[in-house]
Transfer RNA from an Actinomycetota bacterium, 82 nucleotides, folded computationally.
The organism belongs to Actinomycetota, within Bacteria.
It matches the Rfam family "tRNA". Rfam's curators write: Transfer RNA (tRNA) molecules are approximately 80 nucleotides in length. Rfam classes the family as a transfer RNA.
The same sequence occurs in records of 2 taxa.
The sequence is in RNAcentral, with records from ENA.
Model confidence (mean pLDDT): 80 of 100.
RNA sequence: GCGGGCGUGGUGGAACAGGCAGACACGCGGGGUUUAGGUCCCCGUCCCGAAAGGGGUGAGGGUUCGACUCCCUCCGCCCGCA
Numbered sequence: 001g002c003g004g005g006c007g008u009g010g011u012g013g014a015a016c017a018g019g020c021a022g023a024c025a026c027g028c029g030g031g032g033u034u035u036a037g038g039u040c041c042c043c044g045u046c047c048c049g050a051a052a053g054g055g056g057u058g059a060g061g062g063u064u065c066g067a068c069u070c071c072c073u074c075c076g077c078c079c080g081c082a
Base pairs, nucleotide, nucleotide: 001081002080003079004078005077006076007075010026011025012024019065027045028044029043030042031041032040046055047054048053058074059073060072061071062070
């Protein structure tokens, strides 16, 4: 230099022929159980907002009624070729 793959909450990781983003689990917070702790059970857990609602998938654009998903540029990581 060329080709390919990946990037989503605090963490792992779902949602893909474009149609509810954060499922599920871990962690964390509160409560119950216990003498206490652990286990187990229940509730909550991205941001703004009183609510309605809005924003948010590496960054920035584009297509579309609608984008994590498709297209372009860039950034980072990994693999292969030279």